[in-house]
RNA sequence: AGAGUUUGAUCCUGGCUCAGAACGAACGCUGGCGGCAGGCUUAACACAUGCAAGUCGAGCGAGACCUUCGGGUCUAGCGGCGGACGGGUGAGUAACGCGUGGGAACGUGCCCUUUGCUACGGAAUAGUCCCGGGAAACUGGGUUUAAUACCGUAUGUGCCCUUCGGGGGAAAGAUUUAUCGGCAAAGGAUCGGCCCGCGUUGGAUUAGGUAGUUGGUGGGGUAAUGGCCUACCAAGCCGACGAUCCAUAGCUGGUUUGAGAGGAUGAUCAGCCACACUGGGACUGAGACACGGCCCAGACUCCUACGGGAGGCAGCAGUGGGGAAUCUUAGACAAUGGGGGCAACCCUGAUCUAGCCAUGCCGCGUGAGUGAUGAAGGCCUUAGGGUUGUAAAGCUCUUUCAGCUGGGAAGAUAAUGACGGUACCAGCAGAAGAAGCCCCGGCUAACUCCGUGCCAGCAGCCGCGGUAAUACGGAGGGGGCUAGCGUUGUUCGGAAUUACUGGGCGUAAAGCGCACGUAGGCGGACUGGAAAGUUGGGGGUGAAAUCCCGGGGCUCAACCUCGGAACUGCCUUCAAAACUAUCAGUCUGGAGUUCGAGAGAGGUGAGUGGAAUACCGAGUGUAGAGGUGAAAUUCGUAGAUAUUCGGUGGAACACCAGUGGCGAAGGCGGCUCACUGGCUCGAUACUGACGCUGAGGUGCGAAAGCGUGGGGAGCAAACAGGAUUAGAUACCCUGGUAGUCCACGCCGUAAACGAUGAAUGCCAGUCGUCGGGUUGCAUGCAAUUCGGUGACACACCUAACGGAUUAAGCAUUCCGCCUGGGGAGUACGGUCGCAAGAUUAAAACUCAAAGGAAUUGACGGGGGCCCGCACAAGCGGUGGAGCAUGUGGUUUAAUUCGAUGAUACCCGUAGAACCUUACCUGGACUUGACAUAUAGGGAAAAGUUAUAGAAAUAUAAUGUGCAUUAGCGCCCUAUACAGGUGGUGCAUGGCUGUCGUCAGCUCGUGUCGUGAGAUGUUGGGUUAAGUCCCGCAACGAGCGCAACCCUCACUUUUAGUUGCCAUCAUUUAGUUGGGCACUCUGAAAGAACUGCCAGUGAUAAGCUGGAGGAAGGUGGGGAUGACGUCAAGUCCUCAUGGCCCUUACGUGUUGGGCUACACACGUGCUACAAUGGUGGUGACAGUGGGUUAAUCCCCAAAAGCCAUCUCAGUUCGGAUUGUCCUCUGCAACUCGAGGGCAUGAAGUUGGAAUCGCUAGUAAUCGCGAAACAGCAUGCCGCGGUGAAUACGUUCCCGGGCCUUGUACACACCGCCCGUCACACCAUGGAAGUUGGCCACGCCCGAAGCCGUUACUCCAACCCUUGUGGAGGAGGACGUCGAAGGUGGGGCUGAUGACUGGGGUGAAGUCGUAACAAGGUACCG
Repeated sequence: AGAGUUUGAUCCUGGCUCAGAACGAACGCUGGCGGCAGGCUUAACACAUGCAAGUCGAGCGAGACCUUCGGGUCUAGCGGCGGACGGGUGAGUAACGCGUGGGAACGUGCCCUUUGCUACGGAAUAGUCCCGGGAAACUGGGUUUAAUACCGUAUGUGCCCUUCGGGGGAAAGAUUUAUCGGCAAAGGAUCGGCCCGCGUUGGAUUAGGUAGUUGGUGGGGUAAUGGCCUACCAAGCCGACGAUCCAUAGCUGGUUUGAGAGGAUGAUCAGCCACACUGGGACUGAGACACGGCCCAGACUCCUACGGGAGGCAGCAGUGGGGAAUCUUAGACAAUGGGGGCAACCCUGAUCUAGCCAUGCCGCGUGAGUGAUGAAGGCCUUAGGGUUGUAAAGCUCUUUCAGCUGGGAAGAUAAUGACGGUACCAGCAGAAGAAGCCCCGGCUAACUCCGUGCCAGCAGCCGCGGUAAUACGGAGGGGGCUAGCGUUGUUCGGAAUUACUGGGCGUAAAGCGCACGUAGGCGGACUGGAAAGUUGGGGGUGAAAUCCCGGGGCUCAACCUCGGAACUGCCUUCAAAACUAUCAGUCUGGAGUUCGAGAGAGGUGAGUGGAAUACCGAGUGUAGAGGUGAAAUUCGUAGAUAUUCGGUGGAACACCAGUGGCGAAGGCGGCUCACUGGCUCGAUACUGACGCUGAGGUGCGAAAGCGUGGGGAGCAAACAGGAUUAGAUACCCUGGUAGUCCACGCCGUAAACGAUGAAUGCCAGUCGUCGGGUUGCAUGCAAUUCGGUGACACACCUAACGGAUUAAGCAUUCCGCCUGGGGAGUACGGUCGCAAGAUUAAAACUCAAAGGAAUUGACGGGGGCCCGCACAAGCGGUGGAGCAUGUGGUUUAAUUCGAUGAUACCCGUAGAACCUUACCUGGACUUGACAUAUAGGGAAAAGUUAUAGAAAUAUAAUGUGCAUUAGCGCCCUAUACAGGUGGUGCAUGGCUGUCGUCAGCUCGUGUCGUGAGAUGUUGGGUUAAGUCCCGCAACGAGCGCAACCCUCACUUUUAGUUGCCAUCAUUUAGUUGGGCACUCUGAAAGAACUGCCAGUGAUAAGCUGGAGGAAGGUGGGGAUGACGUCAAGUCCUCAUGGCCCUUACGUGUUGGGCUACACACGUGCUACAAUGGUGGUGACAGUGGGUUAAUCCCCAAAAGCCAUCUCAGUUCGGAUUGUCCUCUGCAACUCGAGGGCAUGAAGUUGGAAUCGCUAGUAAUCGCGAAACAGCAUGCCGCGGUGAAUACGUUCCCGGGCCUUGUACACACCGCCCGUCACACCAUGGAAGUUGGCCACGCCCGAAGCCGUUACUCCAACCCUUGUGGAGGAGGACGUCGAAGGUGGGGCUGAUGACUGGGGUGAAGUCGUAACAAGGUACCG
């Protein structure tokens, strides 16, 4: 510090995910030791049992016991002090609760200091004793008694109150001494109560709240201020700087993360607060409204004799329950503290220790050295080896930890040690007792084999798995961490993904439709004052612990400890005066006013004009009109359309008209008038910052829509009809109502867009246009200056596109808005509206994307240019018939298999009777029909003959190889193995088809671009061609094109045999001699290059025409097939990886099948006839083959010529059938070919549709060859005869280049939308049902404080001498008052028949809305 993931690729935006650290954790696997920490996060749920607060006999009487008679011990009770500390928990609390810093009107037991006092009396009471009640808890009455218990008096400096006269008000003793106490007062310390500034969660779908409420006065109350309480008076107080309400939450030091700023958190430790079963209350006390106190109410539990009672673990252990989950009913007061006591001492689950738990942090160990036959085994393998691996074994050592034995602390200052025979030390034995977990596709370190076969499974994200899985499971190997390792959960980080530091808003999410303006925020120049912010210095505080730095102590570390720094804060004081704010004064530049000009569809109202449409009336006139792609509905003989004249009525304003003008926006267009808003320019004077923005608020605001009343010509939702269509609730047509228009009132939204908030300043230019001014003598024109409105373009910005003085540049101010896609601008709630609806505005759930710009392709019922037998122009076919052949289908025991749009279908098959043959039936063989090797054995094997059999085969007879005697060959047995036309062409090689013989496909360097990429290769011409020329940020190059190759056409040279014969002989015959001129053949060479001429073109490339030439512009034909596409075809040519079979899916063999036959399609042959048939004649060919280059043979050509037939199902046509032969072959039945005679079917030129061909071509005619025993209408070749047409590129098909759009990239056979049907999920509504919370009214009213009291009682004390008063207690009454009851509300949760939409699902149904001009451009 980043990485993965949207795409074919790219850049950006943007979410999701990962790597890090942390934890009171839990779970899975595993587990040696020690130290230090930590250990109910859930049910503030309920609790058995034990313990957790007692102590004092030096306060008191009494009782019991012991006694050395000195005394001592124990104890219930009265009394004192302490039970307000310590310990627990976090329910409540959004608060002066906490944090921080201040303040004044207070209290303070024990403690410290100081001063003074401590005198005299009195009456009770518990206990004890007696009598009771009760099951118990407990309790009543009577007698008696003490005190440091209670009461009075005295004194009272000081203290308190005061009307300033006065009044009130203390004490306690114990003891042999010493001493310990007691009272009053003052001061201190400590602790506590109260008040204030600032800080302290979310929600506005909570906007108003509040009656003791806010303040005052009097009174009461308190330790003390105060509406704390009360009476009266006033009507205030809080709130957009968020009151009130709702939800959530103990706060802090800190902890964790982070570079920091921040975020999250508040376990352990420490400070504060709150609580103690739930609610209320007071008492006592220095202190409580009291965890282990009291009273009442409630719920729960327990005891009960049913009458009544008892209890409160959120103390320490522990139990149940809940939960993923959290310990021992331990030891000790030895230490540190606390309570009581003079003290000894007692108490102390505070505390210190031990126990359990890998819960965390830290440390240590599980051995070290050596050891290559690189052992064995495992795994992999290309079978050579590699790896595990110095790893092991072996050899030599060591003993930490654990174990055993012995010694043995500090913690304690004199004594006292739970821990503990612990830490530690020494000795002994032996490598001995001690390693796992996760991962290995990328991110992310680490790879192979086997199994599985979209199954089982994995997965944090992307994604793996459908027969070769580095991704599942196992194994080997490797990587990481290590007594742990992984997983899950949570927090921060990465995330600049809420952006203060540190983001954005033209198109990605995001500028309110526009303005005015309130609060608020911000604000021009100069001077002065003061000092709020600001800056600097000082002081106080910021607890300790923690973090950091430096020391120290445990062997180190964790841990502990000392010192420092820090705690970024708050308060206070002194100073400074630049900036901001403030106060005072001044200025003119911002802003405004005045005067003079100017432009304009700016607004409102009234009036008015012509053209056009429609309607009405009249005239002329006759059969159609209208409308469309084509039609029809419709109108018209009752006279339309057309045309002429006249009239009525409504709406809109042609031309001018313009990226022209005006307005804030919406918007505004004939002309005139009236009223009116704003703007610009010029000029002088004036005011003196009066400004900018603007949350709420107010106003304006297209169209559609709504209400009331008018109006209604045209247009026109709805609706009707006609068409189109598979349908057509659309597009097209004919009609047509709301509406459109006016007045008034609503609505308040639009792609209300420049998708660009307003304002100010600054930053190169050029060219237009509108308005005004100035200058140049100047109606043009030029220069200049203000203000608008446009185009291009620099810097700069931007992801790019683009923007660019009218910014999306550089800065400032203010407002609004955004934070992944969907759900959703939806639900609920609120506000507005007559309604339609608008506005504000979520969540559950779901996905890993959604998106922007640009790039390359592909595609378009987009555009441009060009080509091709692509169309057109022609010729001949196919499609109809019969037959042949191939395919589909069907059939079959089998009809083997493959090919199957173009690019399968006379294709593999250059030839299925057996064989072929792969298929079927039957019958056989198993190291095999075939190959290699090893070991052992044999003397045979082959052949011939015979028998059985369908044959394979079996049996029998006969028969005995070469040889150098190692052996070879052959056979048998056994083992390795053979064999497979079995599967996978979607694992492959090779070969092939197709686009396409189309002109394309790329690279290097350079340049441009952030990049994918572009450029080159585009452009202007030209070509068959990316062929060539020119231009150009390109310059070159490669594979293709062309050429080189073969062949045909011409000539020359050379050579003439088996070829040829002009000349000379010769023959039946080029037969022979001779010759090589010609033909021809073989070899070699020449020839054609737009070379020459003219025109044209840019003078280029080229094109057009001509000459010469055998051939002319690629001379004809062939071979030759770029990068690639179709997972095209082929595992059955061959080769080959996995897989499968192995007495069979292998190998022989017989017969059958591949030849079936209702039918469909493709490719052909023969015909339908006279351009013909038949008969005769007629010859010349050329390939090719047989053997040797041609001799000889196959060999007959067909056309042509003559004769005949005379338009008919024929002398056409030959299918089919009968019969007889021939040939091949072991064998023609299934199932060959040919011939003779006889038979003589369909068919009279072929519907829709469709194919081939541009010249020696089509058409037509025959011939040859391959393979083959035989079999051709097929295929491959050969020649003979030999045409027609091409205006041209609009259209169909295919292709190339450029451009454009795109939501496509598996690329239009693409993508994709909505209803419906089914399943699941979450959610809204809903008659209702059922909980919770809150406030209010009323009723009841416990305990208790307070108040009243005429009833009852009363020892000490006071007044009195009356059981009288004062006073007190009880009772009664009253105010307040918890729980409870009741009533109508508000908020919120759960549930609910039915219902609404939403999301997700496998290949469902219906259409085709969007993306291309998406076939009606799209959207509102």
The prediction has a mean pLDDT of 83. This is a predicted structure of a 1420-nucleotide RNA (small-subunit ribosomal RNA) from an uncultured bacterium. Rfam family: Bacterial small subunit ribosomal RNA. Rfam links the family to the GO terms structural constituent of ribosome and ribosome. RNAcentral holds the sequence, with entries from ENA and SILVA.